[in-house]
The part of an RNA shown here (small-subunit ribosomal RNA, 3' major domain) has 480 nucleotides and comes from a metagenome. Its Rfam family is "Bacterial small subunit ribosomal RNA".
Context: one part of a larger RNA
């Protein structure tokens, strides 16, 4: 000077505490461990690995395993060489690559021509290609993670033999090393705010594909039409919020209580944005790269098989155990995204899934049912009209191909489960919890995952004694 302390004092966080919902039992669906395997490719492993890399493993992906095959190579650029069969097409084997035969002869520039050169491919040959092979303890880059916590330093001066100290401490105060008063310090940088983005009010201007009040036409209805430019909306520029007005604690100042006004009020609300540093943290399998290693194989290419295996044991979700439910029939209201090998309407077939056919959209113009809510009927407490695994037996969809291994329909079949043990988790508000929509990635799908959208929408917070985690001061110490 740090670092630790079952040392001390101030002080924050959903850290407790006070509520709500859960997870751990039940079944499935997904990650991992382990077990098995000819392979069950690799990798992440306390918080920060386990619905992670994967925003799509039936082939392909594809890195693994068996087997076929290949060797200048599936890919690059140069040398030289061959040109009889360039490029293409056909035919034999064969799973398939590959391997073997046959047929055909190119472009350009010179030139009358014959031929030369160039260019494409082509053979054999050397250089060299390739390597998801090893090192994240050789590395760049990115990321995590303590933490959006408030620290972390500099420069001159002072002190101290020195390592160092001082500022950065103290008295207030904040969400903050935010601000204020003190101070041997004085300033300054990197952070904290602020500037940036969407949200929430208003006004200006601009309306088409969006809107229709007011006038007019018109229908079974409908912004359907003329037409407006009022409103909602959408776009753009501004306005607006500064503790800017009042009171009111403190000697004073920051600053805290209250109010008025306002759409909002004391950082309005969310993102975006992570200081010096930690963890030899994660990644040589995105790339990129240094070293080592392979080179007729650890390279390439094909078929088929794995990555989906199952006494088990972990995490992460779904759906349930029901009546604040569930079934049936009616009926209301979204936002935000994304559509050309795409979205797909009315009409038809069909209990369905889907099929047939295309109308209109590259989209404020076309397509795209919101769902829980409500109203009305029935279950009447039961392993049932709860609950849907699991299996039978019909089917549709994509795709060359749904045995291992997709997804969805219809009919039966109806397990296990009655609120879950020790422990455990997220959440302070348009939040939890609840209902549905959409996108990406893809032929299709294991999505119940990621990630966003909108609707309904609560309960509590006395307080900091205690767990955990941090920040400032101060102490102790055989520790660095």
């Nucleotide at each position: 000077u740090g670092a630790c302390g079952g040392g001390g004092g101030c002080c924050c966080g959903c850290a407790c505490a006070a509520g709500c919902g859960g997870u751990g039992g039940a079944g499935u669906a997904u990650g991992u461990g382990g077990c098995u395997u000819a392979a069950u490719u690799c990798g992440a492993u306390g918080c920060a690995a386990c619905g992670c890399g994967a925003a799509g493993a039936a082939c392909c992906u594809u890195a693994c395993c068996c087997g076929g095959a290949u060797u200048u190579g599936a890919c690059a650029u140069g040398c030289a060489c061959u040109g009889u069969g360039u490029c293409g097409g056909c035919g034999g084997u064969g799973a398939a690559a590959g391997c073997c035969g046959c047929c055909u002869a190119g472009u350009g520039u010179a030139g009358c021509a014959a031929u030369a050169c160039a260019c494409g491919c082509u053979u054999u040959g050397c250089a060299c290609a390739g390597g998801u092979g090893c090192u994240g303890c050789a590395u760049g880059g990115c990321u995590g993670u303590c933490g959006u916590c408030a620290g972390c330093u500099c420069g001159u001066g002072u002190c101290g033999u020195g390592a160092g100290a001082u500022g950065u401490u103290g008295g207030g105060u904040u969400a903050a090393g935010u601000c204020c008063c003190g101070c041997a310090a004085c300033g300054a940088g990197c952070g904290c705010a602020a500037c940036c983005c969407c949200u929430g009010u208003g006004a200006a201007c601009a309306g088409u594909u969006a809107c229709c009040a007011g006038c007019g036409a018109g229908u079974a209805a409908a912004g359907u039409c003329g037409g407006g430019g009022a409103c909602u909306c959408u776009g753009u520029u501004c306005a607006g919020a500064c503790u800017g007005c009042c009171c009111u604690g403190u000697g004073a100042a920051a600053c805290g209580g209250g109010g008025a006004g306002g759409a909002a009020g004391g950082u309005g609300g969310g993102g975006a944005c992570g200081a010096c540093g930690u963890c030899a943290a994660g990644u040589c399998a995105g790339u990129a790269u240094g070293g080592c290693c392979c080179u007729u194989a650890c390279g390439u290419c094909c078929g088929g098989g794995g990555c989906u295996g199952c006494a088990c044991a972990c995490g992460u979700a779904c759906u349930a155990c029901a009546a604040u439910g569930c079934c049936u029939g009616g009926c209301a209201c979204a936002g935000a995204a994304a559509g050309a090998a795409c979205c797909a309407a009315g009409a038809c077939c069909g209990c369905g899934a889907g099929g047939u056919g295309g109308a209109g959209g590259a989209a404020a113009u076309c397509a795209c049912u919101a769902a829980a809510a409500c109203c009305a009927g029935g279950c009447u407490c039961a392993g049932u009209u709860c609950g849907g695994a699991u299996u039978g037996g019909a089917g549709g969809c994509u795709g060359c191909a749904a045995c291992u291994c997709g997804c969805c329909u219809c009919c039966a079949u109806g397990a296990a489960g009655u609120u879950g043990g020790a422990a455990u988790c997220g959440c302070u508000a348009g939040u939890a919890a609840u209902g549905g929509c959409g996108c990406a990635u893809c032929a299709g799908c294991u999505a119940c995952g990621g990630c966003g959208c909108c609707g309904u929408g609560a309960a509590u917070a006395c307080g900091u004694u205690c767990c955990c985690g941090g920040g400032c001061c101060u102490u102790g110490u055989a520790c660095a």